Bacterial RNase P class A from a Pseudomonadota bacterium, 372 nucleotides, folded computationally. Taxonomically the source falls in Pseudomonadota (Bacteria, Pseudomonadati). The prediction has a mean pLDDT of 77.

RNA sequence: GGAGUCGGCCAGACAACCGCUGCGCGUCUCGCGUGGAGGAAAGUCCGGGCUCCAUAGGGCAAGGCGCCAGGUAACACCUGGGAGGCGUGAGCCUACGGAAAGUGCAACAGAGAGCAGACCGCCUAACCCCCUUCGGGGGAGGUAAGGGUGAAAGGGUGCGGUAAGAGCGCACCGCGCCGGUGGUAACACUCGGCGGCACGGCAAACCCCGCCUGGAGCAAGACCAAAUAGGGGAGCGAGCGGCGGUCUUCGGACCGUUUGCGCGUGCGGCCCGCACGUGACUCCCGGGUAGGUCGCUCGAGGUACGCGGUGACGUGUACCCCAGAUGAAUGGUUGUCCUCGACAGAACCCGGCUUAUCGGCUGACUCCAUAU
Numbered sequence: 001g002g003a004g005u006c007g008g009c010c011a012g013a014c015a016a017c018c019g020c021u022g023c024g025c026g027u028c029u030c031g032c033g034u035g036g037a038g039g040a041a042a043g044u045c046c047g048g049g050c051u052c053c054a055u056a057g058g059g060c061a062a063g064g065c066g067c068c069a070g071g072u073a074a075c076a077c078c079u080g081g082g083a084g085g086c087g088u089g090a091g092c093c094u095a096c097g098g099a100a101a102g103u104g105c106a107a108c109a110g111a112g113a114g115c116a117g118a119c120c121g122c123c124u125a126a127c128c129c130c131c132u133u134c135g136g137g138g139g140a141g142g143u144a145a146g147g148g149u150g151a152a153a154g155g156g157u158g159c160g161g162u163a164a165g166a167g168c169g170c171a172c173c174g175c176g177c178c179g180g181u182g183g184u185a186a187c188a189c190u191c192g193g194c195g196g197c198a199c200g201g202c203a204a205a206c207c208c209c210g211c212c213u214g215g216a217g218c219a220a221g222a223c224c225a226a227a228u229a230g231g232g233g234a235g236c237g238a239g240c241g242g243c244g245g246u247c248u249u250c251g252g253a254c255c256g257u258u259u260g261c262g263c264g265u266g267c268g269g270c271c272c273g274c275a276c277g278u279g280a281c282u283c284c285c286g287g288g289u290a291g292g293u294c295g296c297u298c299g300a301g302g303u304a305c306g307c308g309g310u311g312a313c314g315u316g317u318a319c320c321c322c323a324g325a326u327g328a329a330u331g332g333u334u335g336u337c338c339u340c341g342a343c344a345g346a347a348c349c350c351g352g353c354u355u356a357u358c359g360g361c362u363g364a365c366u367c368c369a370u371a372u
Stems, first nucleotide, its partner, number of pairs: 001368010012337007020036007038343001042354002045352005050217004057272004062213005067081005082096001083094004097208002102206002104202002119147002121143004127139005155173006174197001175195005180189003221294004231285005239261002241258007263277004301320008338341001
């Protein structure tokens, strides 16, 4: 000097005039002071806080996650490790439990692609037939070492053995199992032993295993005020038994009670259980209201410094208050500057992930070239 990798910060600025809005104060249709959109506010994809069902438990189903250990309120997030893979490297990626419980899928080529083979080949030791001097040919049989097909073909190299071969035997490697060492663990080991050896892929295929999970959502929900007709009709219902009392025309009726048996309603689906009860359910007609307040911003909050930790993060001290609109607030004009302004506007709040994106500043690290 060039090319890269991993992070952090900013998000047009200044001035003047007019305008909008929250809060506070005041002499209150106005004035003063002070505050007023994001790094993603977006997607509505996860996790919670909060509110209600509701007094709220168990199981099934359903759904989610999937290497190990931590962080966190929690998570499918983050951090650090392991394994596999990519890159010269700094670094990056993850479709990461199980294929020996079962089922299933894989075009074409090829003899044969899951518990699967003989197309071209190799052999004639042993057996049969023919010709026949040696020998040759055929049948029948053996074989999977060589070749071919394919992304992938019954582990690899070598030696022995054989008629020719083959883990058939042996050595080493590979693989499986057991032990040892290190590590919290995933896992690792140029450690030891045994075994000729279950030997492909896909589970982001169904499935199995482990762990986790009530539902609905601020249009949740709470309160106030006002007004109407505390409206009308229809349908399906379920009460029974015991005890006590009253009345009785002696058939029974009514009231109370019940830890009995049923029925109904409620809790996303089902079952049990629990609570409440005999319309709370369904349909039709008709009437009133559409207002206001709260929820609504002090938070699992922010900043600085110290301590602990590899880190995510935790903790201590000090300081700070930083939008709360509701047909929806921050806009318009003029001038100057330069880095020439992209993507883009809160609506209950917070922690993440994903997507979009102009330009500027900055830290650490890697590789290449050159000079000293």

It was read from a public genome assembly, where an Rfam model found it.